[in-house]
Molecule: transfer RNA
Organism: Rhizobiaceae bacterium
RNA sequence: GCUGCCGUAGCUCAGGGGUAGAGCACUCCCUUGGUAAGGGAGAGGUCGGGUGUUCAAAUCACCUCGGCAGCA
Repeated sequence: GCUGCCGUAGCUCAGGGGUAGAGCACUCCCUUGGUAAGGGAGAGGUCGGGUGUUCAAAUCACCUCGGCAGCA
């Protein structure tokens, strides 16, 4: 330098056109004499950034940033 993959909640990851979810973690509550385990409720992300396509983009296209891998 070229190509490919990845980037979504604090962490690990789903979701691949119709306003975003799970597990763990966090907060409150129930249960216990008290813990642990278990159960219920809740907070938390404008989906790396920009432009475009579309009635509508996390999702499609292009550019760009970061990470990883391959080739040179």